Predicted 3D model of a 74-nucleotide RNA (transfer RNA) from a Candidatus Aenigmatarchaeota archaeon. RNAcentral records the identical sequence in 2 taxa. Rfam family: tRNA. Gene Ontology term of the family: triplet codon-amino acid adaptor activity. Rfam describes the family as follows. Transfer RNA (tRNA) molecules are approximately 80 nucleotides in length. Its mean pLDDT, the model's own confidence on a scale to 100, is 85.
RNA sequence: GGGCUCGUAGCUUAGCCUGGUGGAGCACCCGCCUUAUAAGCGGGGGGUCGAGGGUUCGAAUCCCUCCGAGCCCA
Numbered sequence: 001g002g003g004c005u006c007g008u009a010g011c012u013u014a015g016c017c018u019g020g021u022g023g024a025g026c027a028c029c030c031g032c033c034u035u036a037u038a039a040g041c042g043g044g045g046g047g048u049c050g051a052g053g054g055u056u057c058g059a060a061u062c063c064c065u066c067c068g069a070g071c072c073c074a
Stems, first nucleotide, its partner, number of pairs: 001073007010026004020057001028044005050066005
């Protein structure tokens, strides 16, 4: 230098192909249960979806550029 894959909550990730209110588990907070803790049960907060731009009534999703990570080639 070229190619491919990936980037979404504190962590691990679904959703992307086929545009239409971003979910789940763990963690965190509150309550129930317990003598108490853990486990269990119920509820809650937390995301400008890596950045910028474009298309569109509408973009995590489609297009372009850039940034970062991994792998391969040179």